[in-house]
Context: one part of a larger RNA
RNA sequence: GAACGAACGCUGGCAGCGUGGAUUAGGCAUGCAAGUCGAACGGGAAUCCAGAGACUCAAGUUUUCGGACGAGAGUUUCUGGAGGAGAGUGGCGGAAGGGUGAGUAACGCGUGGGUAAGCUGCCUCUAAGUCGGGGAUAACCCUCCGAAAGGAGGGCUAAUACCGGAUGUGGUUGCCCCAGUAAUCUGGGGACAAUUAAAGGUGGGGAUUCUUCGGAACCUGCCGCUUGGAGAGGUGCCCGCGUCCUAUCAGCUUGUUGGUGAGGUAACGGCUCACCAAGGCUUACGGGUAGCUGGUCUGAGAGGAUGGUCAGCCACACUGGGACUGAGACACUGCCCAGACUCCUACGGGAGGCUGCAGUCGAGGAUCAUUGGCAAUGCGCGAAAGCGCGACCAUGCGACGCUGCGUGGAGGAUGAAGGCCCUCGGGUCGUAAACUCCUGUCACUCGGGAACAAUAACGGGCCGGUAAAUAGUCGGUUCGCGUGAUAGUACCGAGAGAGGAAGCCACGGCUAACUCUGUGCCAGCAGCCGCGGUAAUACAGAGGUGGCGAGCGUUGUUC
Numbered sequence: 001g002a003a004c005g006a007a008c009g010c011u012g013g014c015a016g017c018g019u020g021g022a023u024u025a026g027g028c029a030u031g032c033a034a035g036u037c038g039a040a041c042g043g044g045a046a047u048c049c050a051g052a053g054a055c056u057c058a059a060g061u062u063u064u065c066g067g068a069c070g071a072g073a074g075u076u077u078c079u080g081g082a083g084g085a086g087a088g089u090g091g092c093g094g095a096a097g098g099g100u101g102a103g104u105a106a107c108g109c110g111u112g113g114g115u116a117a118g119c120u121g122c123c124u125c126u127a128a129g130u131c132g133g134g135g136a137u138a139a140c141c142c143u144c145c146g147a148a149a150g151g152a153g154g155g156c157u158a159a160u161a162c163c164g165g166a167u168g169u170g171g172u173u174g175c176c177c178c179a180g181u182a183a184u185c186u187g188g189g190g191a192c193a194a195u196u197a198a199a200g201g202u203g204g205g206g207a208u209u210c211u212u213c214g215g216a217a218c219c220u221g222c223c224g225c226u227u228g229g230a231g232a233g234g235u236g237c238c239c240g241c242g243u244c245c246u247a248u249c250a251g252c253u254u255g256u257u258g259g260u261g262a263g264g265u266a267a268c269g270g271c272u273c274a275c276c277a278a279g280g281c282u283u284a285c286g287g288g289u290a291g292c293u294g295g296u297c298u299g300a301g302a303g304g305a306u307g308g309u310c311a312g313c314c315a316c317a318c319u320g321g322g323a324c325u326g327a328g329a330c331a332c333u334g335c336c337c338a339g340a341c342u343c344c345u346a347c348g349g350g351a352g353g354c355u356g357c358a359g360u361c362g363a364g365g366a367u368c369a370u371u372g373g374c375a376a377u378g379c380g381c382g383a384a385a386g387c388g389c390g391a392c393c394a395u396g397c398g399a400c401g402c403u404g405c406g407u408g409g410a411g412g413a414u415g416a417a418g419g420c421c422c423u424c425g426g427g428u429c430g431u432a433a434a435c436u437c438c439u440g441u442c443a444c445u446c447g448g449g450a451a452c453a454a455u456a457a458c459g460g461g462c463c464g465g466u467a468a469a470u471a472g473u474c475g476g477u478u479c480g481c482g483u484g485a486u487a488g489u490a491c492c493g494a495g496a497g498a499g500g501a502a503g504c505c506a507c508g509g510c511u512a513a514c515u516c517u518g519u520g521c522c523a524g525c526a527g528c529c530g531c532g533g534u535a536a537u538a539c540a541g542a543g544g545u546g547g548c549g550a551g552c553g554u555u556g557u558u559c
Stems, first nucleotide, its partner, number of pairs: 001559004006555005013405006019398002026361003030358003035092003040089002047082011060069003099316003108243008118235003123231008131165001133163002140155006170196005175190006200223006208217003244288003251281003256278008291313004295306004318339005341352004369395001371394003377391001378389004408438004418429004442500001444495005458480009503548005508529003514543005524531002
C1' cells in the first nucleotide's frame, strides 16, 4: 500500500446493488417449513332444494261463543336429489429442495481413465400384450381396556390394494454355430425344453345387439398397467497422479498378505466364513490440525495466504447402534433399541429432537423481522382447473461493503465585525461571510401512474396427424378472455424554498501540514526513533494548516 462475513471510538443526508451467528455441532417456548390425486376406491358431515309426518305459533274466515277451518312462519323426524368437509384404503412424492462443517489426511476431494464386474422410478424412442377368476381388509357399526398416548375382540364392504390360473412377442437358464477378446466372457444367429406378466380409469361416437331404461357390449381418443430393446440423465464400484505439520512417532500388521472353496451383494473384492501357505507395508505406523474444489485476497510474476456469500462434490441431522420400505435411504421435520436431557402423568406409563425460516436464552468484542406472497422462476402431485412450497420472489433492519448523488452556483473588498498572531506598522481566517442575481439534484407536499417483469392455462377460427367420422383428441398458427405479493412502489409532472443535510484524523522525523497559551520527567503521548525536569512545532486547549470525506481513525488478520 491492498484486502476483510469484521469489531471498537467519534460522526452520519439520499439512492442502487450486494452482504449479515465466523463464538457453544450449546439448550430451545411459539408459529410455519411436504404434500397431492374423487379421472384408482368404498363411505360420506355441514348446508341447500323437493315431498310427507309430528309439535308450536298464527293474519284471517266463520260461529250455537264451547269451537271449527286456516294462508303462512318456526322447530324436528323420515324419504329423494344436489353438495362435497374431515377422516380412511390405494398411487406418486416425503432420498429433491433447505441447513451446517462436527467428523474426515480418506479414492473424501480434484483431475484423467476403467466397469467384458454393475443398478436405474419418472422422461424420450421402439416391439408386443393388457384374458379370465378368487379370498380378504381399513374406513363404518357394536362391545371392551386405558388418566393419556393408544389398544383388543366381533360384524359388513371397495379398488389401479392382495393372491392363484391362462397366454409368451419377448426375457432368463441349458445346447449348437459364427465373430471378437489376454480371459472368466461379450455380440449375433438357430432348434428344442423348462421357467417367467399385467389393472384399470376417463372422454367422444352413432350403424348394430342386449337392457333393470341408469346403461352395457361395439368403434375410437387420451391417461395408465405388463414384458422386452435402445437412449438420456442419475448412481454404485475400481485404478494412475495430486492433496497440511510432526522422527522429541521407526518400525507397523493376524482377516493381516495371498490361494482354494463356499456364502453374500445390483456388482468386483477377505466383503464374510472354512481350510492352506507366510506373507504385506515402510516416510509406513502413531500424534496434531483440517471438509475438498472452482475460486478469493495479495503480488510485476514466481509464490504466499485463504476456502464466507455463489457453484460442484462429500459428510452430518440430540449422542451411539440397527435395519425396514423403496428405483433410490441405512432416511434432518420415517421406524426400532440404548443413553443423556426436557415435558406430561391418575405413578401403571407416555411425548420430544430448529446444524429448515423467523424468534428466545446462554456464551461472546460481534452479526437482523416471531414480515408479505405463491405474481414470477422452479419442484411435487394432478388429464386439467388447480393445490402445496420460510425453495424462491419481495419488503424490513445494520454506513457491513462497493458504486453513484447531494449538502448549492455565479458575482461580491471599505479586504466588514469577530477570532488568532504580532516587531503594534500590520498579517491571517478570506470571496470566506454579509449583500445581489440564479438553479432546483436529493429530501418535503400535491397530482398522474393498475407501466415493465406475462407467458402459459382456458374459449373460438385455420392447417395437418389419428380415426368410419364434418365426434373426440394431439401438434402448429392466430384471435379473444384473463391473473401482481412487491405497490399507489419505480417513474413522470407540478409547487415552495438555499431553505433540511459535514465530519473525522493528523501537523518532531519517517510523512503532506506551525504558532500561541497552559503544564513543568508532573499530567500525559507513543507504530519506530523517542517527547515532557520553566521559552515543548512531540503532552492539553485554541487559532491556523494538511489529508480523506458520509465517512474518518484505531484494533485484529493476510499478502
Annotation:
Small-subunit ribosomal RNA, 5' domain from a metagenome, 559 nucleotides, folded computationally. Its mean pLDDT, the model's own confidence on a scale to 100, is 83. Rfam family: Bacterial small subunit ribosomal RNA.